[in-house]
Context: one part of a larger RNA
RNA sequence: ACCUACGAGUUGCCGUCGCCGGCGAGGUUAAGGAUGAGGACAUCCCGAGCCGCAGUGAAAGCGAGCCUGAAGAGGGCGUUUAAGUCGGCGGUGGCAGACGCGAAACCAAGUGAUCUACACUUGGCCAGGGUGAAGUCCCGGUAACACGUGAUGGAGGCCCGAACCGAUAAGCGUUGAAAAGCUUCCGGAUGAGCCGAGUGUAGGAGUGAAAGGCCAAUCAAACUUGGAGAUAGCUCGUACUCCCCGAAAGGCAUUUAGGUGCCGCGUCGGGUGUUCGCCGUGAGAGGUAGAGCGACCGGUAGGAUGCGAGGGCUUCACCGCCUGUCAAGUCCUGACGAACUCCGAAUGCUCACGGCUUGUAGCCCUGCAGUAAGGGGGCGGGUGCUAAGGUCCGUCCCCGAGAGGAGAAGAAUCCAGACCGCCGUCUAAGGUCCCGGAAUUCUGCCUGAGUUAGUCUAACGAAGUCCGGUCCCUGUGACAGCUAGGAUGUUGGCUUGGAAGCAGCCAUUCAUUCAAAGAGUGCGUAACAGCUCACUAGUCGAGGGUCCGGGCGUGGAUAAUAAUCGGGUAUAAGGCAGAUACCGAAGGCGCGGGAUAGCAAAUUAUAAAAGUAUCGGUAGGGGAGCAUUCCGUCUCCGUUGAAUGCGAGUGGUGACCCUCGCUGGAGGAUUCGGAAAAGCAAAUGUAGGU
Numbered sequence: 001a002c003c004u005a006c007g008a009g010u011u012g013c014c015g016u017c018g019c020c021g022g023c024g025a026g027g028u029u030a031a032g033g034a035u036g037a038g039g040a041c042a043u044c045c046c047g048a049g050c051c052g053c054a055g056u057g058a059a060a061g062c063g064a065g066c067c068u069g070a071a072g073a074g075g076g077c078g079u080u081u082a083a084g085u086c087g088g089c090g091g092u093g094g095c096a097g098a099c100g101c102g103a104a105a106c107c108a109a110g111u112g113a114u115c116u117a118c119a120c121u122u123g124g125c126c127a128g129g130g131u132g133a134a135g136u137c138c139c140g141g142u143a144a145c146a147c148g149u150g151a152u153g154g155a156g157g158c159c160c161g162a163a164c165c166g167a168u169a170a171g172c173g174u175u176g177a178a179a180a181g182c183u184u185c186c187g188g189a190u191g192a193g194c195c196g197a198g199u200g201u202a203g204g205a206g207u208g209a210a211a212g213g214c215c216a217a218u219c220a221a222a223c224u225u226g227g228a229g230a231u232a233g234c235u236c237g238u239a240c241u242c243c244c245c246g247a248a249a250g251g252c253a254u255u256u257a258g259g260u261g262c263c264g265c266g267u268c269g270g271g272u273g274u275u276c277g278c279c280g281u282g283a284g285a286g287g288u289a290g291a292g293c294g295a296c297c298g299g300u301a302g303g304a305u306g307c308g309a310g311g312g313c314u315u316c317a318c319c320g321c322c323u324g325u326c327a328a329g330u331c332c333u334g335a336c337g338a339a340c341u342c343c344g345a346a347u348g349c350u351c352a353c354g355g356c357u358u359g360u361a362g363c364c365c366u367g368c369a370g371u372a373a374g375g376g377g378g379c380g381g382g383u384g385c386u387a388a389g390g391u392c393c394g395u396c397c398c399c400g401a402g403a404g405g406a407g408a409a410g411a412a413u414c415c416a417g418a419c420c421g422c423c424g425u426c427u428a429a430g431g432u433c434c435c436g437g438a439a440u441u442c443u444g445c446c447u448g449a450g451u452u453a454g455u456c457u458a459a460c461g462a463a464g465u466c467c468g469g470u471c472c473c474u475g476u477g478a479c480a481g482c483u484a485g486g487a488u489g490u491u492g493g494c495u496u497g498g499a500a501g502c503a504g505c506c507a508u509u510c511a512u513u514c515a516a517a518g519a520g521u522g523c524g525u526a527a528c529a530g531c532u533c534a535c536u537a538g539u540c541g542a543g544g545g546u547c548c549g550g551g552c553g554u555g556g557a558u559a560a561u562a563a564u565c566g567g568g569u570a571u572a573a574g575g576c577a578g579a580u581a582c583c584g585a586a587g588g589c590g591c592g593g594g595a596u597a598g599c600a601a602a603u604u605a606u607a608a609a610a611g612u613a614u615c616g617g618u619a620g621g622g623g624a625g626c627a628u629u630c631c632g633u634c635u636c637c638g639u640u641g642a643a644u645g646c647g648a649g650u651g652g653u654g655a656c657c658c659u660c661g662c663u664g665g666a667g668g669a670u671u672c673g674g675a676a677a678a679g680c681a682a683a684u685g686u687a688g689g690u
Base pairs, nucleotide, nucleotide: 001690002689003688004687005686006685011096012095013094014093015092016091017090018089019088020087021086022085023084026051027050028049032045033044034043035042036041055062056061065077066076067075068074099237100236102234106227107226108225109224110223111222117201118200119199120198121197122196123195124194125193126191128160129159130158131156135152136151137150139148140147164188165187166186169184170183171182172181203219206214207213240625241624242623243622244621245620250263251262252261253260254259264371265370266368267367269365270364271363272362275361277356278355279354280353281352282351283350284349290343291341292340297337298336301333302332303331304330305329308326309325310323311322312321313320374399375398376397377396378395379394380393381392382391383390404415405414406413419593420592421591422590424589425588426587430583431582432581433568434567435566439580441579442578443577444576445575446574452570460555461554464552465551466550467549468548469547471545472544473543481539482538483537484536485535487512488511489510492506493505494504518533522531523530594615595614596613597612626679628676629675630674631673632672635669636668637667645662646661647660648659649658651656
């Protein structure tokens, strides 16, 4: 991992609702007793008790009333209207382990010191080598000591190092040879040493040279059994089929936030009977979008005027003059505001009337729920960075719980809501060169960048190109090119070493000659020189130029395979505008079939057929069935072969059923009922097997 077997809403009591049945203003017995047999059972007896028939008050109590109250007030609960009760079954609540499995833990009584910790008693063990304390002795020395030399001596939690005890570093080992080892290195090795045997200390206790260490491979409280099926607002799992409907992820509250209660939304049954929805008309409330502010509040830009203030000059002072400052008020121009409004929509909302719609519409009561982590998209906003696949609201859609087609692929984007069948047909979105179903379709224009189709892309830049406009020049010759001129006072003045058109400063930047020529447009020189431009003439002969707007392109443009438009490829098979076809879905239609619902007609109930509508679906509600085991009952089968297993073939929407062959060798099935240890793919499920 697979297979087989086992494996989870049960049972009792008490409520509550529904269905069925009995009796009914009543209903019913419990224990007990009698009989049938003989213990389960049945019938009968027994009416204690319980529920109902009357309420109200805290109660005494009173009573169709009672309570409160001073009250014939008011108010509260009742009376009228009336149905209950007993049993069975089903749904569900409560109390019990209460659908199953699962703790970490708590408590009690016991068992443990053969491991290990410490202690006690009694024993044992420590190769070899080294160092050489005290003391003692000889000698020297001293007045005597002290002291010195040499011997002797053999101390030490002394040194080196086996056994022994340990465990520093690394490697190996890591489903190991081993639930802690092996190899090499390493620490102690006469000591607070190591070891044996025998004893002692026990669970909030021991022991601890102290690490929360150790206390039998278990220790921040051992192990065993019990309380015990502890508790688990948590996780996981929870078993056959078909049919109808079908949510929520919201509000309020919560020692509440992943739980729960009530409401909301679902479903079943009952009641009501158009009350719901849409459209039209009419009437209303309102202060959003917008707009406005010489209508308030708040803030605000420029200009004019300049109350007033500041500064400067002057003056003994006053007066006065000036102003790159501030600035009231007024005027002109301009603009802003969620918490501004003189104004003010569209929608939405409310009411009335009329019309349409007849739908698992609306509303009320009752049983049962689930949900209370939501998410994405569009629109209106808050927050944030007008950031986020962010976050918080409102509103609609979708996913959730929705399959199908498109988007290469892709919950929520676009199209479209799957009852079943069909080798029919028409379309939607999207497509129609090939992969690939369908146009190498048609008309006009654009693009030349493989732009693009084909992720998104900016500021800014550019004689790309197409279209539109504006103004100017132009056969009295424009624009471009070419030829020629481009002068004089003068090297203007100043400055400067120099400054001559061309470092810089100044300005009646003048004047003269001219067809025209700046006190000079740029290059250049140290300064001149030189080149050139403006400007003019000639030549040439037809359009030229400025600015603005639009279309498609261009640069800007940077990521790891050459590495991508889904690919091939494409000059359209790209872009814009238009046209006609076709393809294309579980959509529409056609044909056949099924189910559900309500309706109408005949009818006693009921059933059949036709028409109509409906039939995606998680949580969840409701309905109808299949299978298994046992019991009662009915009818049957079986050694002329039951169950079972294997194979084949029918039937049924399905769970499943039936038939035949082989196997097998003794039980099995049907009808109508009843009762359940009543259905497995999952629980890191349990056991066995492979």
Large-subunit ribosomal RNA, domain II from Xylanibacter muris, 690 nucleotides, folded computationally. Its Rfam family is "Bacterial large subunit ribosomal RNA". The coordinates come from a structure-prediction model, not an experiment, and the mean pLDDT is 82. RNAcentral holds the full RNA, with entries from ENA.